[in-house]
RNA sequence: GGAGUGGACCAGGCAGUCGCUUGGGCGGCCUCGGUCGCGCAAGAGGAAAGUCCGGGCACCGCAGGACAGGGUGGUGGGUAACGCCCACCGGCCGCGAGGCCAGGGAAAGUGCAGCAGAAAGUAGACCGCCUCGCGCUUCACGGCGCGAGGUAAGGGUGAAACGGUGCGGUAAGAGCGCACCAGCAGAACGGGUGACCGUUCUGGCUAGGUAAACCCCACCCGGUGCAAGGCCAAAUAGGAAGCAAGCCGUCAGGCUGCGAGUCGGUCCGACUCGUUACGACUUCCGGGUAGGCUGCUCGAGGCGGUGAGUAAUUGCCGUCCUAGAGAAAUGGCUGUCCGUGGCAUGGUCCGCCAUGCCGAGACAAAACCCGGCUUAUCGGUCCACUCCGCCU
Numbered sequence: 001g002g003a004g005u006g007g008a009c010c011a012g013g014c015a016g017u018c019g020c021u022u023g024g025g026c027g028g029c030c031u032c033g034g035u036c037g038c039g040c041a042a043g044a045g046g047a048a049a050g051u052c053c054g055g056g057c058a059c060c061g062c063a064g065g066a067c068a069g070g071g072u073g074g075u076g077g078g079u080a081a082c083g084c085c086c087a088c089c090g091g092c093c094g095c096g097a098g099g100c101c102a103g104g105g106a107a108a109g110u111g112c113a114g115c116a117g118a119a120a121g122u123a124g125a126c127c128g129c130c131u132c133g134c135g136c137u138u139c140a141c142g143g144c145g146c147g148a149g150g151u152a153a154g155g156g157u158g159a160a161a162c163g164g165u166g167c168g169g170u171a172a173g174a175g176c177g178c179a180c181c182a183g184c185a186g187a188a189c190g191g192g193u194g195a196c197c198g199u200u201c202u203g204g205c206u207a208g209g210u211a212a213a214c215c216c217c218a219c220c221c222g223g224u225g226c227a228a229g230g231c232c233a234a235a236u237a238g239g240a241a242g243c244a245a246g247c248c249g250u251c252a253g254g255c256u257g258c259g260a261g262u263c264g265g266u267c268c269g270a271c272u273c274g275u276u277a278c279g280a281c282u283u284c285c286g287g288g289u290a291g292g293c294u295g296c297u298c299g300a301g302g303c304g305g306u307g308a309g310u311a312a313u314u315g316c317c318g319u320c321c322u323a324g325a326g327a328a329a330u331g332g333c334u335g336u337c338c339g340u341g342g343c344a345u346g347g348u349c350c351g352c353c354a355u356g357c358c359g360a361g362a363c364a365a366a367a368c369c370c371g372g373c374u375u376a377u378c379g380g381u382c383c384a385c386u387c388c389g390c391c392u
Base pairs, nucleotide, nucleotide: 001388002387003386004385005384006383007382008381009380010379012337013336014335015334016333017332018331020043021042022041023040025038026037027036028035029034045363049374050373052372053371054370055369056368057225058224059223060222064268065267066266067265069221070220071219072218073217074088075087076086077085078084089103090101091100092099093098104216105215109214110213111210112209126155127154128151129150130149131148132147133146134145135144136143137142163181164180165179166178167177168176182206184203185202186201187200188199189198190197191196229294230293231292232291238285239284240283241282242281245256246255247254248253257275258274259273260272261271262270263269301320302319303318304317305316306315307314308313338361341358342357343356344355345354346353347352
């Protein structure tokens, strides 16, 4: 000097002027509801977006059990919790800093894989190799054809052909046997909290791919959601249909059964209501009312220091209050500076620099709140690390 990797922050600045919302303060008026004026403080993001996860909070009568359904998937930590974050293990990519993984099980079962090929998973014989029988031919060795048996080492097809190399063995071959290697299963020892790693030994020779296919295994999961919920106000004509009875009792009532409702779906269970139909239940037809207040912002909060920890994070101390609209406030105008871009002129070591003019800021907007993930995006600043080249 160039090319990269990982992370943090900012999100046009400054000044003036006019205006909006909330909170506090002061003063005046006042029907004590309120209204007017003047200050002060604050006022839309890193994603506010997607509504994908997890919660806080609220309600559902006690929220039970099982099944179904859904989610996650190496290990250990963090967190209120998570499908998130951190560290490590294994695999893959990169020279490297680093990055990626929907990372349990294919010997429980089922399924799927075009074409080519004989055959694609307890498969398979196209060309071959060997043995035997028959026939033809040759002086003979041998050759050709047909049939039966054995074979998967050689060749071919394919992305992939049932371990690889070598030696022995065989009629010819084959882990058939052996040596070494890879893989699989197991044992001992050592390291590690663990996932795993290393060394040595044994065995059988070898059980392809796919579970982001069904499935199996392990763990986790009540539901509904601010249109939740609470308070005040207003209105609240009706009609039809449905449902098994029996026993005891003077009555009231009780028991069994039946019907309905609540507990996300189904079953069980629990509770409540009704039961000789006049129910607070279910279904259908039909009518009336629906305005206001609250929930609503002080938090699993921010910032600084210090301690622990590899880190995520967390203990202690100090300090701060940083939107709460309600059809939707947080803005308009002027000047100036600046980031990016274009044009013109001049210079140039061809990297770029200076001057002038134009124009100018991406993605985008709170709505109960918080922790994440994902997606979109103009530019700028800083920190750490890796590789290449040159000079000293």
Bacterial RNase P class A from a Planctomycetota bacterium, 392 nucleotides, folded computationally. It matches the Rfam family "Bacterial RNase P class A". Rfam classes the family as a ribozyme. It was read from a public genome assembly, where an Rfam model found it. The source organism's lineage runs through Bacteria, Pseudomonadati and Planctomycetota. Its mean pLDDT, the model's own confidence on a scale to 100, is 77.